[in-house]
RNA sequence: GAGUUUGAUCCUGGCUCAGGAUGAACGCUAGCGGCAGGCUUAAUACAUGCAAGUCGAGGGGCAGCGGGGUAGCAAUACCGCCGGCGACCGGCAAACGGGUGCGGAACACGUACAGAACCUUCCCCCGAGCUGGGGAUAGCCCAUGGAAACGUGGAUUAAUACCCAAUAGUAUAACCUGGUGGCAUCACUAGGGUAUUAAAGAUUGAUCACUCGGGGAUGGCUGUGCGGCUGAUUAGCUAGUUGGUGCGGGUAACGGCCCACCAAGGCUUCGAUCAGUAACUGGUGUGAGAGCACGACCAGUCACACGGGCACUGAGACACGGGCCCGACUCCUACGGGAGGCAGCAGUAAGGAAUAUUGGUCAAUGGACGCAAGUCUGAACCAGCCAUGCCGCGUGGAGGAUGACUGCCCUCUGGGUUGUAAACUCCUUUUAUGGGGGACGAAACACAGCUUUUCUAAGCUGCUUGACGGUACCCUAUGAAUAAGCACCGGCUAACUCCGUGCCAGCAGCCGCGGUAAUACGGAGGGUGCAAGCGUUAUCCGGAUUCACUGGGUUUAAAGGGUGCGUAGGUGGAUUGGUAAGUCAGUGGUGAAAUCUCCGGGCUUAACUCGGAAACUGCCAUUGAUACUAUCAGUCUUGAAUACCGUGGAGGCCAGUAGAAUAUGUCAUGUAGCGGUGAAAUGCUUAGAUAUGACAUAGAAUACCAAUUGCGAAGGCAGCUGGCUACGCGAAUAUUGACACUCAGGCACGAAAGCGUGGGGAUCAAACAGGAUUAGAUACCCUGGUAGUCCACGCCGUAAACGAUGGAUGUUAGCCGUCAGCGAGCUUGCUCGUUGGUGGCGCAGCUAACGCAUUAAACAUCCCGCCUGGGGAGUACGGUCGCAAGAUUAAAACUCAAAGGAAUUGACGGGGGCCCGCACAAGCGGUGGAGCAUGUGGUUUAAUUCGAAGCAACGCGCAGAACCUUACCUACCCUUGACAUGUCGGUCGCGAGAACCAGAGAUGGAUCUCUUCAGUUCGGCUGGACCGAACACAGGUGCUGCAUGGCUGUCGUCAGCUCGUGUCGUGAGAUGUUGGGUUAAGUCCCGCAACGAGCGCAACCCUCGGCCUUAGUUGCCAUCAUUUAGUUGGGCACUCUAAGGCGACUGCCGGUGAUAAGCCGGAGGAAGGUGGGGAUGACGUCAAGUCAGCAUGGCCUUUAUGCCCGGGGCGACACACACGCUACAAUGGGCGGUACAAUGGGAUGCCAACCCGCGAGGGGGAGCUAACCUCACAAAGCCGUUCGUAGUUCGGAUUGCAGGCUGCAACCCGCCUGCAUGAAGCCGGAGUUGCUAGUAACCGCAGGUCAGCCACACUGCGGUGAAUACGUUCCCGGGCCUUGUACACAC
Repeated sequence: GAGUUUGAUCCUGGCUCAGGAUGAACGCUAGCGGCAGGCUUAAUACAUGCAAGUCGAGGGGCAGCGGGGUAGCAAUACCGCCGGCGACCGGCAAACGGGUGCGGAACACGUACAGAACCUUCCCCCGAGCUGGGGAUAGCCCAUGGAAACGUGGAUUAAUACCCAAUAGUAUAACCUGGUGGCAUCACUAGGGUAUUAAAGAUUGAUCACUCGGGGAUGGCUGUGCGGCUGAUUAGCUAGUUGGUGCGGGUAACGGCCCACCAAGGCUUCGAUCAGUAACUGGUGUGAGAGCACGACCAGUCACACGGGCACUGAGACACGGGCCCGACUCCUACGGGAGGCAGCAGUAAGGAAUAUUGGUCAAUGGACGCAAGUCUGAACCAGCCAUGCCGCGUGGAGGAUGACUGCCCUCUGGGUUGUAAACUCCUUUUAUGGGGGACGAAACACAGCUUUUCUAAGCUGCUUGACGGUACCCUAUGAAUAAGCACCGGCUAACUCCGUGCCAGCAGCCGCGGUAAUACGGAGGGUGCAAGCGUUAUCCGGAUUCACUGGGUUUAAAGGGUGCGUAGGUGGAUUGGUAAGUCAGUGGUGAAAUCUCCGGGCUUAACUCGGAAACUGCCAUUGAUACUAUCAGUCUUGAAUACCGUGGAGGCCAGUAGAAUAUGUCAUGUAGCGGUGAAAUGCUUAGAUAUGACAUAGAAUACCAAUUGCGAAGGCAGCUGGCUACGCGAAUAUUGACACUCAGGCACGAAAGCGUGGGGAUCAAACAGGAUUAGAUACCCUGGUAGUCCACGCCGUAAACGAUGGAUGUUAGCCGUCAGCGAGCUUGCUCGUUGGUGGCGCAGCUAACGCAUUAAACAUCCCGCCUGGGGAGUACGGUCGCAAGAUUAAAACUCAAAGGAAUUGACGGGGGCCCGCACAAGCGGUGGAGCAUGUGGUUUAAUUCGAAGCAACGCGCAGAACCUUACCUACCCUUGACAUGUCGGUCGCGAGAACCAGAGAUGGAUCUCUUCAGUUCGGCUGGACCGAACACAGGUGCUGCAUGGCUGUCGUCAGCUCGUGUCGUGAGAUGUUGGGUUAAGUCCCGCAACGAGCGCAACCCUCGGCCUUAGUUGCCAUCAUUUAGUUGGGCACUCUAAGGCGACUGCCGGUGAUAAGCCGGAGGAAGGUGGGGAUGACGUCAAGUCAGCAUGGCCUUUAUGCCCGGGGCGACACACACGCUACAAUGGGCGGUACAAUGGGAUGCCAACCCGCGAGGGGGAGCUAACCUCACAAAGCCGUUCGUAGUUCGGAUUGCAGGCUGCAACCCGCCUGCAUGAAGCCGGAGUUGCUAGUAACCGCAGGUCAGCCACACUGCGGUGAAUACGUUCCCGGGCCUUGUACACAC
């Protein structure tokens, strides 16, 4: 820096990622070289070999080897005679080098000092010396024990082994006398006498050894300051403990290091003791730094060497490859007894994710011994193994477009990509391979010679020495020849497509992908990144300012202790002087080397390495400075306190007292209820309640005053009176002189509830009981009721103990209230000023925002408490307190990717306000009951094709299922196909009519007649048609409406939905669109940080209603004539028709309103306030509906899921629902008579008159392309008559018979007619629905579809023609504002 909490936002906050690193491991892969590194685990156990010896110039000697000599022919024997030398005595080394990190929280380490409490072999320098003697003992020899390891006894022998004596001082020891110095104990020094202690030789003759003393160097030892882990759920620890005395013991040396005695000390909240963990450091990794983490390799120190302990030897050890003892383990054994210690180098086993060869050489460097040659050296130098890391090189370079083939993708005759990539041409040869040459590292020592030199020693020349190493490196030959992988491609994060899969398989660091179109799984193509490596895992730092010193917070996100007093501690007013601890500056010492940084050098470069510089931010010492802090001394008054005088209050404690209310008791009046609730019941009451009156008793609490009032540290405090007591504030003086602030522990106070003891007990009231409510009701409501509530004393110690805001001091605009003081002014009840409280608003500032704002959440200083993701959990365990309840202190495992704060927009609320709608109410008519029709569910079926599903599916798609339709079922056929385009071949048409056979038909076979396509360049050339063939393809009402277009439903004809610019806000967003009025309306007006605009509203459009103009046939007929008849003449005035106009706009008047918008009333008018109706449906919602109307992506099918055809089905039927029709009758039914419409339809059609039939209908044929003819008589209505309340003269279902019509065909399965039959049903439960006027209701007419029709449907048309609306509390739906929200797939 990014991702991740949300619909979105800001903040808080955690989780995660990108970077770097590693002694790494694992997976895939692998050409070379250089330089490094390589048991982090079991300080587990170890086979085998090697890792410390050397000196014969210390010694006695001589086993083994070589040589020589003597004897012997020889074998052989003898001789230490020579080179040398096992074992032995002796010297030095073995205390170094090498390994490991167990232990240890300590003077172990780091750093700086100190040792006047110390030691130091070998080495260097100086001084002195090295005399004389003695006794042993290994070895060897003999004997002997034992399995062995290893001994035992006897005899003999040497030394540079050991002992004695001599000599010796500047040695050591104590003592005496004097001087000098030091912080002290004391030290140094001059002199004196006394006592004690030395020695080793060897040899090649020049050296090496040896002894004493002094000095140096080196190495060690000891002490001290400071520094570096965690835990207080470890708070007290300690008897050699702390100190002293003892010339105590012991040591190289100080010291309780040890001992005897004496005293009672010592350490600790600045963290003792205890527990856990850990080798420390230079440094390493990371980081801007400060830090954080680590301590492999290299270097310094420490500790350890099977576990534990102990000492010996020695200059040095308490000793890795020495000893003794105990223990564990392993091995040998003759069972008696012995041996051993890889945390040396290799190596083995085991453990483990995991870490190498039983290699070479002493050539170099270094070490031990030696006079030296030299010997030894798993130190070291090399090599081997391992991509473990870092660095370097290579796997080719240039050209090359028909942009080849393959692969992959796509909109697929084609294009894109792979890709200049390949092929091909030219070139190069690092590397690999073959051949040839071939190092540096080597300087020496020694030896020989020479020079200088007294000796030593130094220099020069020559000669000699290489494990690595047939190496590095160089030359040359051949030929692109020998050499590329890994991870990733949803976002973070560079890189995209196809296929497969279908919440499966799987992925995943976080968010998250996968449920049929997955850039996230698996594969492929392509791409990106790194590259002999690449990824993963683990760990550390970073990012994380997420423990915040640099550099955080605490009203609401985690976090202020309930409050005060006060100890330690921290901090602290003014001024003067001293000191110089902190602080600052200079100088000196130290801060090992390596590392890091810079500059150079060497390997072809780099890594690596060498040289120089700088740095090592630290510690110590010293010299100075004195502003600040500190400290010492003095002074001051402003902080603080005290005195005097006022004043205020529900501050506290104790005692007394008052009235109202409540309950109870007694008496009285009085009678049937009271009480209680939403409604009731339990309860009380005729044994007299409730109510009312009088009196009495009891306990508790104090109405009004009363308030954003007052007091108190907080908790808290309220009638009145008295007593005791504490406090605040004000004013003006005086006194003290910093006496102050805060406060870990500590102490005290601390509501309510609760606990203990004893009282008290009126009210109220946990628990409990009963009654209700409820699905239940362990609740809410009601009736009762015990602890308790009250008092005294003692506990508890917690609260949303809250201002969710610790205390103190100072500073920083104001305005308005209020409480309590004081001062001033005058107009005497007001104003001004001031102090202390307590509230409201508000600027700057702050805040994530909300908000805070002189009572800060502002600006500063000081002190204290507390926080570090959510859950687990304020829980467990432990401690402390408590009688108990419990309180306090206070984790972890595990789990999640969030949890949270504030604000925003919506949605929602059995929240609020305003408003609307046939939403309710007021009415009228239905539905739900019956029969039938239609649709749906269910069931059934071979099939009952499919879709539609709350409103917004269900007389819906279907404005017409007998075949067809038809998509379904069964049976039979066809396979380039019923249909389209293209290619090739053939024919010239096509078609019409008649008629045959098989078959259910499709289809197959066969015959006759009629008819000779068009153009033409006359070419079967072109077009067209038909037949045949093969392939591209056709076809699909198959799936997905959740891949889609289009169209539609719904909220809703509801009044809303947005935008630009500006402004406000960190932002999401807000404003505008809110507010006051008004409207049917976001309609209009006014106001306003908004000003404008768009889509909606309205208007413009159609229609009905009035009038006018024009026109007058097929329409009309007032006047004139004519007639049965607008029939005809005539007329176009009227009606009507259909084209154009006028008209209505709150325009006018009055009232009201704000003078506005508008509203109310009125006039005029055919019509009045959008006049009625229609068309018109904003942004959007429902993944709403439709792949079966059409179109369309993807998937599926291809002799079938396509196509043709016969029959069946979509019409089934126990049942359930929905829309309807007809009824149940008298406001009616039947019969007779009679009146008045409008919209429409009609040449494969409507069909008149007339005739036949009871009728459906059949004949018949006029008219009509229709204001002409026709369908076509409208019906309810009106007049008259009959029926008389009944299952009827209501109702018509059902069924029988007989017919008619349509049609290829009415069985499944049509409509109609006539006769007969005459079911249910007597007005419909809960519920539910439509309608506000020409509306409901009632009545008929027409049309589309259509051969016919299951139409009672749908769409229109006219006729007759009501009732009611107080009103908006409630139900439903909607709009605006506001409020709450833990909701946002949004109740």
Predicted 3D model of a 1387-nucleotide RNA (small-subunit ribosomal RNA) from an uncultured bacterium. The RNAcentral record of the sequence draws on ENA. Rfam family: Bacterial small subunit ribosomal RNA. Gene Ontology terms of the family: ribosome and structural constituent of ribosome. Model confidence (mean pLDDT): 87 of 100.